[in-house]
């Protein structure tokens, strides 16, 4: 020019007619109305999958079971998250993927094929012994005119060695090679693994080196299980105030209550729990940065932005500067006009930090790889 790999922005905009909604002032005929000014859905708002923040149980805890997390070190308010490394696979590379503690605490499980998958008793098979055979099977060789005779190898039988070779498997009892051996084997050496010990670096996971030692069955914990950390429950339909309202009903219980259990604790006898029947259910507030103050302001905040400083990064600290939608059958709509690459996933309901998960179509950076020129 090409192909890649790793991150990042945008999420349509101006402008006018009319409409919604929340706040603030002002005014009116006041449970609403007019008129001015200013605000009004995301990067995932979606899953509800983790952590918190909040409010209750409560004035709070101990234990057992339960459930989560797992390589080493660091940020965070915390997390099962997010940065660095480290080990181990993949990729020619930039990078990407790991349910990454433990098999010498202990149970189970490795189907089928294989002789065998743990006691490892060896299917094909290879050496060496004995017997039979050696024309009454078979092949060679030598002797013999011939009949025969030796011999040797194939066949049968039996005794011993072997785990090399080959064959099944995902896995075969440490790999490769040389040497040796009747024929093999760590049976001997070299390297590699494997245990022990040590030394150097590293905060640490680990990384290198050095000496002993022929050393042996292995997988498997995303199975039970051990080990180490961490974990109190319910939730904004949490709570908190008002109003309304009608049985002054009938039944049972000795207690409720704090996830299941034990300790313990809080509540109560005119009480409390349960169930059965009757009434009555509207509304404020939580609700949108808090909080002090008539206001200016002022104090704070895991709050959002820019800047400097530290660090590899997350990210800390510090300085400026601002505070962003609150519906509650649910509010950001419709119409024309320019503009343009203009387009998809897709709508807030306590509020925040992340993780999965959908997703057009342009930009922009870093890095790797291949070709060509200079």
């Nucleotide at each position: 020019a090409g192909a890649g790999u790793g991150g990042g922005u945008c999420g349509g905009g101006c402008g006018g007619u009319c409409g919604c909604u929340c706040c603030g002032c002002a005014c009116c005929a006041u449970c609403g109305g007019u008129g001015c000014g200013g605000g009004g859905a995301g990067g995932a708002a979606a899953g509800u999958c983790c952590g918190a923040g909040c409010a209750g149980g409560a004035c709070a805890g101990g234990g057992c079971g339960c459930g989560g997390u797992g390589g080493c070190g660091g940020c965070u308010a915390a997390c099962g998250g997010c940065c660095g490394c480290c080990c181990g696979g993949g990729g020619c590379g930039a990078c990407c993927c790991g349910c990454g503690g433990g098999a010498u605490a202990g149970u189970g499980c490795c189907a089928c094929a294989g002789a065998a998958a743990a006691u490892a008793c060896a299917c094909a098979g290879c050496c060496c012994c004995c017997a039979c055979g050696u024309c009454u099977u078979g092949c060679u060789g030598u002797c013999g005119c011939a009949a025969g005779a030796c011999a040797g190898c194939a066949g049968c039988g039996g005794g011993g060695g072997c785990a090399a070779u080959g064959g099944u498997g995902a896995a075969a009892u440490g790999g490769u090679g040389c040497g040796g051996u009747a024929a093999g084997a760590g049976c001997g050496c070299a390297c590699c693994g494997c245990g022990c010990u040590u030394c150097u670096g590293g905060u640490g996971a680990c990384a290198g080196g050095a000496g002993c030692g022929g050393c042996a069955g292995g997988g498997u914990a995303a199975a039970c299980c051990c080990c180490a950390c961490c974990g109190c429950c319910u939730g904004c339909a949490a709570g908190a105030c008002c109003a309304a309202g009608u049985u002054u009903g009938c039944c049972g219980g000795u207690g409720c209550u704090c996830g299941g259990c034990c300790c313990g604790g809080g509540c109560g006898a005119u009480a409390c729990c349960g169930g059965c029947g009757g009434g009555u259910a509207g509304g404020u507030u939580g609700c949108u940065u808090g909080c002090c103050g008539a206001a200016a302001g002022g104090c704070a905040g895991a709050g959002c932005c820019g800047g400097c400083u530290g660090g590899c990064a997350a990210c800390a600290g510090c300085c400026g500067a601002c505070c962003a939608a609150g519906a509650u059958a649910a509010a950001u709509g419709a119409c024309c006009g320019c503009c343009u690459a203009a387009a998809a996933c897709a709508g807030a309901a306590c509020u925040c930090g992340g993780c999965u998960u959908a997703c057009c179509g342009a930009c922009c950076c870093c890095c790797u790889c291949u070709u060509u020129u200079u």